[in-house]
The part of an RNA shown here (large-subunit ribosomal RNA, domain II) has 787 nucleotides and comes from a Candidatus Saccharimonadia bacterium.
Context: one part of a larger RNA
RNA sequence: UCCAGCGAGUUAUUUGUUAUUGCAAGCUUAAGGCAUUUGCCGGAGGCGUAGUGAAAGCGAGCCUGAAUAGGGCGACAUAGUAAUAGCAAAUAGACCCGAAACCGAGUGACCUAACCAUGGGCAGGCUGAAGCGUGGGUAAAACCACGUGGAGGGCCGAACCGUAGCGAAUUGCAAUACGCCCGGAUGACCUGUGGUUAGUGGUGAAAUGCUAAUCGAACUCGGAGAUAGCUGGUUCUCCUCGAAAUAGCUUUAGGGCUAGCGUCGUACGGUAACAUGUGGGGGUAGAGCUCUGUUUCGGACUGGGGCCCGUGAGGGUACUCACCCUUGACAAACUACGAAUACCACAUGCGGAACUACGGCAGUUAGAACGUGGGGGCUAAGCUCCACGCUCGAAAGGGAAACAGCCCAGACCAUCAUCUAAGGUCCCCAAGUCUAUGCUAAGUGGGAAACGAGGUGAGAUUUCUUAAACAGCUAGGAUGUUGGCUUAGAAGCAGCCAUUCAUUUAAAGAGUGCGUAACAGCUCACUAGUCAAGAGAUCUUGCGCGGAAAAUGUAACGGGGCUAAGCAUAGCACCGAAGAUAUGGGCUUGUGCGUCUCACCUAGGUGAGACGCAGUCUCUAGUCAAUAGUCUCCAGUCUCCAGUAUUUAAUUACCGGCGACUGGUGACUGGCGACUGAUGACUGCGUAUCACUUUAGUGAGAUGCAUGAGCGGUAGAGGAGCGUUGAUAUCUGCGUCGAAGUCGGAUCGCGAGAUCCGGUGGAGCGUUAUCAAGUGAGAAUGCUGGA
Numbered sequence: 001u002c003c004a005g006c007g008a009g010u011u012a013u014u015u016g017u018u019a020u021u022g023c024a025a026g027c028u029u030a031a032g033g034c035a036u037u038u039g040c041c042g043g044a045g046g047c048g049u050a051g052u053g054a055a056a057g058c059g060a061g062c063c064u065g066a067a068u069a070g071g072g073c074g075a076c077a078u079a080g081u082a083a084u085a086g087c088a089a090a091u092a093g094a095c096c097c098g099a100a101a102c103c104g105a106g107u108g109a110c111c112u113a114a115c116c117a118u119g120g121g122c123a124g125g126c127u128g129a130a131g132c133g134u135g136g137g138u139a140a141a142a143c144c145a146c147g148u149g150g151a152g153g154g155c156c157g158a159a160c161c162g163u164a165g166c167g168a169a170u171u172g173c174a175a176u177a178c179g180c181c182c183g184g185a186u187g188a189c190c191u192g193u194g195g196u197u198a199g200u201g202g203u204g205a206a207a208u209g210c211u212a213a214u215c216g217a218a219c220u221c222g223g224a225g226a227u228a229g230c231u232g233g234u235u236c237u238c239c240u241c242g243a244a245a246u247a248g249c250u251u252u253a254g255g256g257c258u259a260g261c262g263u264c265g266u267a268c269g270g271u272a273a274c275a276u277g278u279g280g281g282g283g284u285a286g287a288g289c290u291c292u293g294u295u296u297c298g299g300a301c302u303g304g305g306g307c308c309c310g311u312g313a314g315g316g317u318a319c320u321c322a323c324c325c326u327u328g329a330c331a332a333a334c335u336a337c338g339a340a341u342a343c344c345a346c347a348u349g350c351g352g353a354a355c356u357a358c359g360g361c362a363g364u365u366a367g368a369a370c371g372u373g374g375g376g377g378c379u380a381a382g383c384u385c386c387a388c389g390c391u392c393g394a395a396a397g398g399g400a401a402a403c404a405g406c407c408c409a410g411a412c413c414a415u416c417a418u419c420u421a422a423g424g425u426c427c428c429c430a431a432g433u434c435u436a437u438g439c440u441a442a443g444u445g446g447g448a449a450a451c452g453a454g455g456u457g458a459g460a461u462u463u464c465u466u467a468a469a470c471a472g473c474u475a476g477g478a479u480g481u482u483g484g485c486u487u488a489g490a491a492g493c494a495g496c497c498a499u500u501c502a503u504u505u506a507a508a509g510a511g512u513g514c515g516u517a518a519c520a521g522c523u524c525a526c527u528a529g530u531c532a533a534g535a536g537a538u539c540u541u542g543c544g545c546g547g548a549a550a551a552u553g554u555a556a557c558g559g560g561g562c563u564a565a566g567c568a569u570a571g572c573a574c575c576g577a578a579g580a581u582a583u584g585g586g587c588u589u590g591u592g593c594g595u596c597u598c599a600c601c602u603a604g605g606u607g608a609g610a611c612g613c614a615g616u617c618u619c620u621a622g623u624c625a626a627u628a629g630u631c632u633c634c635a636g637u638c639u640c641c642a643g644u645a646u647u648u649a650a651u652u653a654c655c656g657g658c659g660a661c662u663g664g665u666g667a668c669u670g671g672c673g674a675c676u677g678a679u680g681a682c683u684g685c686g687u688a689u690c691a692c693u694u695u696a697g698u699g700a701g702a703u704g705c706a707u708g709a710g711c712g713g714u715a716g717a718g719g720a721g722c723g724u725u726g727a728u729a730u731c732u733g734c735g736u737c738g739a740a741g742u743c744g745g746a747u748c749g750c751g752a753g754a755u756c757c758g759g760u761g762g763a764g765c766g767u768u769a770u771c772a773a774g775u776g777a778g779a780a781u782g783c784u785g786g787a
Base pairs, nucleotide, nucleotide: 001787002786003785004784005783006782011092012091013090014089015088016087017086018085019084020083021082022081023080026047027046028045032041033040034039051058052057061073062072063071064070095233096232098230102223103222104221105220106219107218113197114196115195116194117193118192119191120190121189122187124156125155126154127152131148132147133146134145135144136143160184161183162182165180166179167178199215201211202210203209208217236721237720238719239718240717241716246259247258248257249256250255260364261363262361263360264359265358266357267356271354274349275348276347277346278345279344280343286337287335288334292331293330294329298325299324302322303321304320305319306317307316308315309314367392368391370389371388372387373386374385375384376383397408398407399406412585413584414583415582417581418580419579423575424574425573426560427559428558432572434571435570436569437568438567439566445562451546452545455543456542457541458540459539460538461537462536463535464534472530473529474528475527476526478503479502480501483497484496485495509524513522514521586711587710588709589708590707591706592705593704594703595702596701597700598699599698600697603694604693605692606691607690608689611686612685613684614683615682616681617680631673633671634670635669636668637667638666640664641663642662643661644660722776724773725772726771727770728769729768731766733765734764741760742759743758744757745756746755747754748753
């Protein structure tokens, strides 16, 4: 990793609600008992039938209250109750798996820590303490030398103990080993055996170390299915509808509760929505400057302050503030104004549930981008917070090269049909190398600003111009004068001043630049000639140019490539989607019609008919009449059956006969008693009720046809089904003439699935109806087994 099997909303009780069934102003038993296959008792209790008050209590009313007021809760009538099933909740482990932990009782010191007891071990070499001896030395000592001696947490270094560094190993030889090198190696040394200390503990030359590969509190079992607002997982099919990521509160913020939004049911009908019209209130956008503040130019001079002059009166003011007139502006917390929308109400139209109320069941309460109006931020962010909208979320299809949120458009299914949307039409790549008029020369198109520029197109204004403009060329460009001042100098040209003047002129500045120390010199303005027809300036605007540097590789059109296949305007074709249309089919739902079934109900018919009324007949105090009727008892007779005993005959069987008792069945006859004041029969009428049948109607369900609308979908709600195991019936089912299982094929069903045929297999299995569940597997770092 794969395969197979197992693997998660269960059960009990209570409550609510929906459906069904029984009974109904009632419904129902519980424990228990008796029976025993599901039955019968048992009414204790529960719910309902009356409410109200805290209660005493009162009661169709009660409470509050001084109240006969007002108000609150009720009544004026109806529906409950029990069971079963579905859904939900509560309590229980409560859909399943999952902690770290906590507590209790035990097991551990054969690992390791410390200690106790008793044993064992340490090659070899080196050093040479004290003491002692001898000699020297001293008054005696001290002291010195040489020997002897053999101390030491002494030195070097094996065993032994250890492991600082490096290598290698790291699915290893090994869940700590191996190699090299290294530390200690007579000591606080190492070690064997036995023992002691135990988890809220022990031990610790102390590292939170060690306490059996486990240690910030061991391990085992138990409480125990601890708890988990957290993560993961949660198993068949089809159909209908279809959210939310918001508000309030929350030791609350990734959890809850209520509301909002979904679904199902019931009720409700011109309800909601939309359009038009009418009537409203508003203070936003905009605008404006009266107010509140900010603010510009000019003016007038009014008042205050400052400054100056003056002893003072007072005067002056190139200072300043306020006011006034005028010009021009700004404001979320300014308004003498003021929309569009939005909101409210009404009317009309359209509109058939889209509305509203109540009830059952939810999910959601992490949202995202985009457009618009705003706040925060830097008018930063794929930023953040509101509001309105839209899409995604929960939406596939076409376009945007690729691209949840952008543009177009909402997928029931099929089609080698048609038309379009956005977007496109040279090739990749479906469709125009389309038409017309312009622009662009930059591959601009196909990334970017301030700013810069005789790029080029269009428009406007204006100046000069055959009385010759603009450009070029030829010539002039003078004089007073070196203007005055200043200055070392200042002569057009450092600087200052100005009546920047005047003269001669075709024209020529008291000078536009370069230049000189100052002059000089060059030049310009200006003028004439030559030439010959347009020349100059400014503004607006279209398309271009520069500005333009990044990391793997062109790499800033999707590529090829394009001078249009770029840009602008106008137009006609075509392509282009799961959109629309066409044709066929499926499903859901509404409506209409038809058929069938069930229930209720209306009006008839037929039959039955308890009962009541009326009439006729009949019986009646005795067993008479009528075939009177019914029941009980007694007696008798007869028949039949069974049993017991006996007799005769007989060898037995068979046949016939006599006859006792007991029990039972049936028939007949007779008798006693009872029934009733009426009985019985018949006819007619009425009627509760029942059965059958017909007609009209209502409701529900099923089905067929027609027709209208609809059928994207996560969480979620609702509906209908398939399959598995078992049970009770059923098919007087199937099966060694081959069951289940399994392999292959065909057919049917929208599907879950079903049936048939063949192979295999070798003994059990199914249909239909109902019921009950250990009822459906791909995921849980799932569990077990296998590969």
Annotation
The full RNA is in RNAcentral, with records from ENA. The source organism's lineage runs through Bacteria, Bacteria candidate phyla, Candidatus Saccharimonadota and Candidatus Saccharimonadia.